[in-house]
RNA sequence: UCCGCGGUAGCUCAAUGGUAGAGCAGCCGGCUGUUAACCGGCGGGUUGCAGGUUCGAGUCCUGCCCGCGGAG
Numbered sequence: 001u002c003c004g005c006g007g008u009a010g011c012u013c014a015a016u017g018g019u020a021g022a023g024c025a026g027c028c029g030g031c032u033g034u035u036a037a038c039c040g041g042c043g044g045g046u047u048g049c050a051g052g053u054u055c056g057a058g059u060c061c062u063g064c065c066c067g068c069g070g071a072g
Stems, first nucleotide, its partner, number of pairs: 001071007010024004018055001026042005048064005
């Protein structure tokens, strides 16, 4: 330098172009001698950045940044 994959909640990951979700963690409550476990609930998002296409973009297109792998 070129090619491929990936970047979404604190963490691990989902999400046919049509309201961004789950598990774990956190907080509140229940349960109990207490803690843990278990059960119920709540909060938490600039979807890496900047543009473009579209009525509508996490998703498609372009450039850039970061990580991993490969080629030379």
This is a predicted structure of a 72-nucleotide RNA (transfer RNA) from a Patescibacteria group bacterium. Model confidence (mean pLDDT): 82 of 100. It was read from a public genome assembly. Its Rfam family is "tRNA". By type it is a transfer RNA.